Predicted 3D model of a 151-nucleotide RNA (Lysine riboswitch aptamer) from Mobilibacterium timonense. Taxonomically the source falls in Mobilibacterium (Bacteria, Bacillota, Clostridia, Peptostreptococcales). The coordinates come from a structure-prediction model, not an experiment, and the mean pLDDT is 78.

RNA sequence: GAUAGAGGCGCGACUGACAUGAGUAUCCGGAGCGCGGCGCAGGGGCCGCCGGAGAAAGGGGAUGUCGCCGAAGGUUUCGUACCUCCUGAGGGUUCGGAUCCUGGGCCGCAGGUCAACAGCCUGCGGACUGUCGCGAAAGCGGAGCGCUAUC
Numbered sequence: 001g002a003u004a005g006a007g008g009c010g011c012g013a014c015u016g017a018c019a020u021g022a023g024u025a026u027c028c029g030g031a032g033c034g035c036g037g038c039g040c041a042g043g044g045g046c047c048g049c050c051g052g053a054g055a056a057a058g059g060g061g062a063u064g065u066c067g068c069c070g071a072a073g074g075u076u077u078c079g080u081a082c083c084u085c086c087u088g089a090g091g092g093u094u095c096g097g098a099u100c101c102u103g104g105g106c107c108g109c110a111g112g113u114c115a116a117c118a119g120c121c122u123g124c125g126g127a128c129u130g131u132c133g134c135g136a137a138a139g140c141g142g143a144g145c146g147c148u149a150u151c
Base pairs, nucleotide, nucleotide: 001151002150003149004148005147008069010068011067012066013065014064018060026053027052028051029050030049035048036047037046038045040088041087042086043085072102073101074100076098077097078096079095081093082092083091084090103129104128106126107125108124109123110122111121112120113119131142132141133140134139
């Protein structure tokens, strides 16, 4: 240098029963014409109470299939397309590149996202687990640009 492997509730993609979203948005009828509200500014427009009818998207997700073991996830930054009523500011999503961080899953706490106590993301802590090093041992320490095997 090449090839092949290992860590286990292992990682990710697609599919998707089902639940939530929600009696929400919206539509129809009625009341009301005054006040209040719609995330930074201006403009425009809309909303609220009663009755009836009544979704969807994103996110979650059993099952199955596929690709894999920096699998994958994230910070910052550059570029592309799109969304947020219009303009500006700000924000969000997809894809591609650069950079740095994280071995892995689980539990708890805090923060962010979200309709959500689901899920996801980040930080901290806890025991567990795989790996290498040190050690007589108990244990201690390191990181995947690692470790093991073969050539």